[in-house]
Context: one part of a larger RNA
């Protein structure tokens, strides 16, 4: 000098308190770990692994196992030789894949050239090892506020001031003092949504005034005023007032104003640290491999199952369940696609079929709420696992292994020990909606959007973290 410490100050952070749901008990989904297995391909392992890579394992993917086949090879660049074929069709074994036979070239006069196969060769391949050789990329400490450097001064010297000190700030944000003066990545502003209003634009969106029209609907003339759509500006700045401070700034039931002290959110992650992750995105050093650790294909498997554990989804009821009937959203996706509408099915769907490459048509029923009628405390008109039967889709194919109907069946659970989690506002609870992967779908997840809408206002200690000086110190 640092790093540590159950030393000390000072601040901060759902860290804790104060309070909401919640997890741990129950069912089942889904990762994982064990086990088991021919194979359950492989990577992730404290926060920061485990509904992780996987934004989609029935076949393919697919690396795995088990038969069966290829060997210059499924794709790729060359060379040297040799034959004239290759595709394609027929046919033969065979699960395929693959081998076996039948048929068979083009341009050129020519020399030769194209194309394919054989052969021999140089090299092809490899999700085979090493993420502790690496690039790149990513977690993570943390959007925490730190982290260097130049010249000067100080120190023999590592190194030290600067950046420490008094205030202030979300910030090493600013001020005021100082052997310092100054600069650089970082903090902050500059981007992008949302919140208010003006200008310009009015279709496929809007309809206040006029007019017509309908069972009814901006339907139709027409409007361009509101919505709304996107462009383009305004607006916030501790800029007025007051109090307190040298100042920075602080405080206020202020004033104004749609918004007020960073107005809410994303985007952005300094130097470093975990030899943190990842040779299985990709590239790539060495090493292995080469009639196989490389291709090809049929089936099988990743879906096994005494067990444990993560992470969710349904409940256990009356703030509820059931039935009827009335309401109000955003933001998304459609042509190998969405599909209105009719008509059949109790339904899952099927058969017609208008329209739409979509502010225009369609997906599209928002659902929690609201009215009203049942049920009255029960393992029940609660809860739905599980299992029969009998269906519809998608696909070559639904046994191992799909979703979804309908009908019957009706299991555990009556609010979870120790223990643990998340959240501070349009948040948390809660209630639906769309998307992406995708034939279909194990989607309860994941990303994303709307509805409805709470409690709590402190800093004693727990945890993490920055900052200082000083003190220990078996550490470097």
């Nucleotide at each position: 000098u640092g790093a540590c410490g159950g030393g000390g100050g000072c601040c901060c952070g759902c860290a804790c308190a104060a309070g909401c749901g919640g997890u741990g008990g129950a069912g089942c989904a889904u990762g994982u770990g064990g086990u088991u297995c021919a194979a359950u391909u492989c990577g992730a392992c404290g926060c920061a692994a485990c509904g992780c890579g996987a934004a989609g394992a029935a076949c393919c993917u697919u690396a795995c196992c088990c038969a069966g086949g290829c060997u210059u090879g499924a794709a790729c660049u060359g060379c040297g030789a040799g034959u004239g074929a290759c595709c394609a069709a027929c046919u033969c074994c065979g699960a395929a894949a693959g081998g076996g036979g039948u048929c068979u070239u083009c341009c050129g006069c020519a020399a030769g050239g194209a194309c394919a196969c054989u052969c021999g060769u140089a090299g092809a391949g490899g999700u085979g090892c090493u993420g502790c050789a690496u690039g790149g990329c990513u977690g993570u400490c943390g959007u925490c506020a730190g982290c260097u450097c130049g010249u000067g001064c100080c120190g023999u010297g590592a190194g030290g001031u600067g950046u420490u000190g008094g205030g202030u700030u979300a910030a090493g944000u600013c001020c005021c003092g100082c052997a310092a003066c100054g600069a650089g990545c970082g903090c902050a502003a500059c981007c992008c949504c949302c919140a208010u209003c003006a200008c310009u634009a009015g279709u496929u969106g809007c309809c206040a005034u006029c007019a017509g029209g309908u069972a009814a609907c901006g339907c139709u003339g027409g409007g361009a005023a509101c919505u709304c759509u996107a462009g383009u500006g305004a607006a916030a700045c501790u800029g007025c007032c007051g109090u307190c401070g040298u100042a920075a700034g602080a405080c206020g039931u202020g004033a104004g104003g749609a918004a007020g002290g960073a107005g809410g959110g994303g985007a952005u992650g300094a130097u470093g640290u975990c030899a943190a992750g990842u040779c299985a995105u990709c590239a790539u050093g060495g090493c292995c491999u080469u009639u196989a650790u490389g291709c090809c294909c049929a089936g099988g498997g990743c879906u096994a199952c005494a067990c444990a554990c993560g992470u969710g989804c349904u409940a256990c009821a009356a703030u509820g369940g059931g039935g009827u009937g009335u309401a109000c959203a955003a933001a998304g996706a459609g042509c190998a696609g969405c599909a209105a509408c009719a008509c059949g099915g109790c339904g899952a769907c099927g058969u017609g079929a208008a329209g739409c490459c979509a502010a225009u048509c369609u997906c599209a029923a928002a659902a929690a709420a609201c009215a009203u009628c049942u049920c009255u405390c029960a393992g029940u008109u609660c809860a739905g696992a599980u299992u029969g039967a009998a269906g519809u889709c998608u696909g070559c194919a639904a046994c191992u292994c799909g979703a979804c109907u309908u009908c019957a069946u009706g299991a555990a659970g009556c609010u979870g020990g120790a223990a643990u989690c998340g959240c501070u506002a349009g948040u948390a609870a809660u209630c639906g909606u769309a998307u992406a992967u995708c034939a279909g779908c194990a989607a309860u997840g994941a990303u994303a959007c709307g509805g409805u809408g709470a409690u709590a206002c402190g800093u004693u200690c727990c945890c993490g973290g920055a900052c200082c000086a000083u003190u220990g110190c078996a550490c470097a």